[in-house]
Molecule: transfer RNA
Organism: Candidatus Micrarchaeota archaeon CG1_02_55_22
RNA sequence: GGGCGCGUGGUUCAACCUGGAUAGAGCGACUGCUUCCGAAGCAGUAGGUUCCGGGUUCAAAUCCCGGCGUGCCCG
Numbered sequence: 001g002g003g004c005g006c007g008u009g010g011u012u013c014a015a016c017c018u019g020g021a022u023a024g025a026g027c028g029a030c031u032g033c034u035u036c037c038g039a040a041g042c043a044g045u046a047g048g049u050u051c052c053g054g055g056u057u058c059a060a061a062u063c064c065c066g067g068c069g070u071g072c073c074c075g
Base pairs, nucleotide, nucleotide: 001074002073003072004071005070006069007068010027011026012025013024020058029045030044031043032042033041051067052066053065054064055063
């Protein structure tokens, strides 16, 4: 330099192919219940500019273009 893939709460992932109205789940965090105190269990709460910029569209996490980061392969 070329090809392919990935980037979504603190973390690991789903939703993307086939656009649709408040982006969900596990773990973690916090609060309460329970307990002598914890753990476990139960109930609840917070936490996301969906990597960045632009485009298409009534509508974009999703489609298109450029960029950045990262992994693998080729040279």